Bacterial RNase P class A from a Steroidobacteraceae bacterium, 365 nucleotides, folded computationally. It is recorded under the gene name rnpB. Of the family's consensus pairs, 95% are formed in the model. Rfam family: Bacterial RNase P class A. Its family is annotated with ribonuclease P activity, tRNA processing and dimeric ribonuclease P complex in the Gene Ontology.

[in-house]
RNA sequence: GGAGUCGGCCAGACAACCGCUGCGCGCAAGCGUGGAGGAAAGUCCGGGCUCCUAGGGCAAGGCGCCAGGUAACGCCUGGGGGGCGCGAGCCCACGGACAGUGCAACAGAAAAUAAACCGCCUAAGCGUCAUGCAAAUGAUGCCGGUAAGGGUGAAAUGGUGCGGUAAGAGCGCACCGCGCCGGUGGUAACACUCGGUGGCACGGCAAACCCCGCCUGGAGCAAGACCAAAUAGGGAAGCACGCAGCUUCGGCUGCACGUAUGGCCCAUACAGGCUUCCGGGUAGGUCGCUAGAGGUGCGUGGCGACACGCAUCCCAGAUGAAUGGUUGUCCUCGACAAAACCCGGCUUACCGGCCGACUCCUUUC
Numbered sequence: 001g002g003a004g005u006c007g008g009c010c011a012g013a014c015a016a017c018c019g020c021u022g023c024g025c026g027c028a029a030g031c032g033u034g035g036a037g038g039a040a041a042g043u044c045c046g047g048g049c050u051c052c053u054a055g056g057g058c059a060a061g062g063c064g065c066c067a068g069g070u071a072a073c074g075c076c077u078g079g080g081g082g083g084c085g086c087g088a089g090c091c092c093a094c095g096g097a098c099a100g101u102g103c104a105a106c107a108g109a110a111a112a113u114a115a116a117c118c119g120c121c122u123a124a125g126c127g128u129c130a131u132g133c134a135a136a137u138g139a140u141g142c143c144g145g146u147a148a149g150g151g152u153g154a155a156a157u158g159g160u161g162c163g164g165u166a167a168g169a170g171c172g173c174a175c176c177g178c179g180c181c182g183g184u185g186g187u188a189a190c191a192c193u194c195g196g197u198g199g200c201a202c203g204g205c206a207a208a209c210c211c212c213g214c215c216u217g218g219a220g221c222a223a224g225a226c227c228a229a230a231u232a233g234g235g236a237a238g239c240a241c242g243c244a245g246c247u248u249c250g251g252c253u254g255c256a257c258g259u260a261u262g263g264c265c266c267a268u269a270c271a272g273g274c275u276u277c278c279g280g281g282u283a284g285g286u287c288g289c290u291a292g293a294g295g296u297g298c299g300u301g302g303c304g305a306c307a308c309g310c311a312u313c314c315c316a317g318a319u320g321a322a323u324g325g326u327u328g329u330c331c332u333c334g335a336c337a338a339a340a341c342c343c344g345g346c347u348u349a350c351c352g353g354c355c356g357a358c359u360c361c362u363u364u365c
Base pairs, nucleotide, nucleotide: 001361002360003359004358005357006356007355008354009353010352012330013329014328015327016326017325018324020035021034022033023032024031025030037336041347042346044345045344046343047342048341049220050219051218052217060216061215062214063213064212065079066078067077068076069075080094081092082091083090084089095211096210100209101208102205103204117150118149119146120145121144125142126141127140128139129138130137131136158176159175160174161173162172163171177200178198179197180196181195182194183192184191185190224287225286226285227284234278235277236276237275238274239273242255243254244253245252246251258270259269260268261267294313295312296311297310298309299308300307301306331334
């Protein structure tokens, strides 16, 4: 100098004026003060909080190497194993495939109690032909043997070599690999230039069913609690409930009164009416509602996630729902996007810039 890896931070700045909104002060006018994000997003996990439910089981769903952190987690930290990269580093749902069931397109002879298409072999058995007196030999066919080689496939039953054989084959042996047992190290996952043993002992897929282990009650701030108008309806108490006739003493009839329709009368319909109180619930209002597993600094312990201690700070809380507009100056000319009960994570989106640690290549000293 170039290329790259990981971690952290910023997200136009400043000023003036005019607005919007929470809180405080003020009779009022007004004044003071606070006012979006790293993701406020997706609503994918885990919790707090609220109500309902809560005796057990099944079902369903999720998670899955080990240890630790945490209120908890599917998150984070450290480690192990596997894969990628020269490297710094990055990625991995990473329990079980001798419990059972199932799947494997196309290609291929065969895809699981493995398999004979090409090739290789004709030792054993049965034929034919040739040679030969015969024994036998050679060629060829059938029946066969063979997983060395070719070919198919994502995947074909360990690898190399020697022996062996008709040709072959863990068939035998040596080394490597693998399984099991033990030993050593490690809290553990696991590792080992360790010892013994087994010819290898039956491939892959469990984000296929399934098995094993662990976890999960349901709904969500429109949760939920409180105050509470008008109208209608419900309940209780009080007031009023007349006169005449008939009566089998239960009532019936007529008149008057009340309510509704209607300006009034008639008429029709109803059997009640008036006053007061109570409770449920709607509109509306208040709370929940922002001081919290909180931020910052320092110290201590820990590799770290994190924990503890001290000091200090208060940092949106709306409900048609605020956080904006104009102007000026400057610069590198400004991305993704905006709270709605709260918190811890994950994931996704994002113009550009800054800082730190580290790796590789080249050059110079």